[in-house]
Predicted 3D model of RNase P RNA and transfer RNA as a complex of 484 nucleotides.
Rfam match: Bacterial RNase P class A. By type it is a ribozyme.

RNA sequence: CCAGACGGCCGGACGGCCGCUGACGCUGCGAGGCGUUGGAGGAAAGUCCGGGCUCCACGGGAAUGCGGUGCCGGCUAACGGCCGGCGGGGGCGACCCCAGGGAAAGUGCCACAGAAACACACCGCCGGCGCAAGGCUUCGUGCCCCGCAGGCAAGGGUGAAAUGGUGCGGCAAGAGCGCACCGCGCGCCCGGCAACGGACGUGGCGGGCAAACCCCACCGGGAGCAAGACCGAAUAGGGGCGGCCGGCGGGCAUGUCCGGGAGACCGGCAUGCAGCGCCAGGGGCAUUCCCGUCCCGCCGCCCGGGUUGGUCGCGCGAGGCGCGCCGCGAGGUGCGUCCCAGAGGAAUGGCCGUCACGUCCCGGCCUGCCGGGGCGUACAGAACCCGGCUUACAGGCCGUCUGGCCCG
RNA sequence: GGGGCCGUAGCUCAGUUGGGAGAGCGCUACGUUCGCAAUGUAGAGGUCAGGGGUUCGAUUCCCCUCGGCUCCACCA
Numbered sequence: 001c002c003a004g005a006c007g008g009c010c011g012g013a014c015g016g017c018c019g020c021u022g023a024c025g026c027u028g029c030g031a032g033g034c035g036u037u038g039g040a041g042g043a044a045a046g047u048c049c050g051g052g053c054u055c056c057a058c059g060g061g062a063a064u065g066c067g068g069u070g071c072c073g074g075c076u077a078a079c080g081g082c083c084g085g086c087g088g089g090g091g092c093g094a095c096c097c098c099a100g101g102g103a104a105a106g107u108g109c110c111a112c113a114g115a116a117a118c119a120c121a122c123c124g125c126c127g128g129c130g131c132a133a134g135g136c137u138u139c140g141u142g143c144c145c146c147g148c149a150g151g152c153a154a155g156g157g158u159g160a161a162a163u164g165g166u167g168c169g170g171c172a173a174g175a176g177c178g179c180a181c182c183g184c185g186c187g188c189c190c191g192g193c194a195a196c197g198g199a200c201g202u203g204g205c206g207g208g209c210a211a212a213c214c215c216c217a218c219c220g221g222g223a224g225c226a227a228g229a230c231c232g233a234a235u236a237g238g239g240g241c242g243g244c245c246g247g248c249g250g251g252c253a254u255g256u257c258c259g260g261g262a263g264a265c266c267g268g269c270a271u272g273c274a275g276c277g278c279c280a281g282g283g284g285c286a287u288u289c290c291c292g293u294c295c296c297g298c299c300g301c302c303c304g305g306g307u308u309g310g311u312c313g314c315g316c317g318a319g320g321c322g323c324g325c326c327g328c329g330a331g332g333u334g335c336g337u338c339c340c341a342g343a344g345g346a347a348u349g350g351c352c353g354u355c356a357c358g359u360c361c362c363g364g365c366c367u368g369c370c371g372g373g374g375c376g377u378a379c380a381g382a383a384c385c386c387g388g389c390u391u392a393c394a395g396g397c398c399g400u401c402u403g404g405c406c407c408g
Numbered sequence: 409g410g411g412g413c414c415g416u417a418g419c420u421c422a423g424u425u426g427g428g429a430g431a432g433c434g435c436u437a438c439g440u441u442c443g444c445a446a447u448g449u450a451g452a453g454g455u456c457a458g459g460g461g462u463u464c465g466a467u468u469c470c471c472c473u474c475g476g477c478u479c480c481a482c483c484a
Base pairs, nucleotide, nucleotide: 001404002403003402004401005400006399007398008397009396010395012355013354014353015352016351017350018349020039021038022037023036024035025034026033027032041379045390046389048388049387050386051385052384053224054223055222056221057293058292059291060290061289062288063287064286066220067219068218069217070216071085072084073083074082075081086100087098088097089096090095101215102214106213107212108209109208110207122156123155124152125151126150128148129147130146134144135143136142164182165181166180167179168178169177183205184203185202186201187200189198190197191196228312229311230310231309238303239302240301241300242299243298246279247278248277249276251273252272253271254270255269257268258267259266260265281296282295283294305483306482307481319338320337321336322335323334324333325332326331356377357376358375359374360373361372362371363370364369365368409480410479411478412477413476414475415474418433419432420431421430427464435451436450437449438448439447457473458472459471460470461469
């Protein structure tokens, strides 16, 4: 210098003028005015995950179903996130990618082609038997062809995929049939928390798909700030359908009632009232059930009526920045310091000047610099709040590293 | 702001244990008719919204993006 890998950061600056908006202060009867101060992002986005918060009455447990995750260890409030390892794949390399558990638990699928995609033989190879016709003939019922019943899976062919691979032996031909090496499974030893790696022995070892059902392990109640709480105004404080409104005990009142008693009254029966106690019933929203506490006339669906107001939730938080310590790292911890948008269908903008960067045109020369002019400076925009992921993004800067070339 | 559903020919829609991309209407040409309509025959027309992944193979299974539709206020 060229080409590249990874990580981090910025994403116009300054000044003037005119505007928008939150808070505070002053002023004004009020509308408002003046001053001070604050005013978008790395993604505020997609809403793909995880939480906080709020309501559904709360806590614990079991089974079934549904959904999700899926190598190991760690971080975290939690996660499908992140970090560090392991294994596989790619790259000369820095480095990058992987939904990466289980296919001899079972079911299903593997189109077309092909003999066969789960148990198979089309061509072929091999020996045996037969041999009418045909051919060869050394004339031997010898060989070829052909036929019959077999053995085999090497080779050809099909396919995305063909029953571990290569080599030697072996055999009629072959084949893990035998052996060596590689791959795979199992056992044991060593190292490692583990995934896994290595060594030894042993078994001749029957494809793929689980982002098909499924099995295994782990996790998960539902809804969402239009959640929810309070105040105010207004209306018809409304209507329909369905489910359940049960049982026992006690209380009160009534009775030409029944029995006892001289009577007060007591016991029973019937009717009614209140809804007191217990059981049952209902009450987090997949279903069913159990235990404890609590609440109750409850639950579900639908049709109408009124309003379009205010306050809170709502900005101190798993918060930012700096330094120290621990950790390879994600991160943890201690100290110091800072307060940093928030209103509503919704503010954070526009113009001018100078400068910066990029690009184009013109001119000049010392040929890579100077001068002038034009254009451009992305993606996008808070709406309850955080932690991530993903997607979009003109242009630029910094650091570490890799490969190559040249010079000293 | 939050939840749910959908995207296949010009239009309306089918499409399942993943393997052929289809139907009706419309369009084009020819026949029929004096001409038109109706009708008959033949034909054209597709990024299965876009991209990536799993798989031998994707409209279908998984992920991301784009576009469209729809529901959700409070009071008694």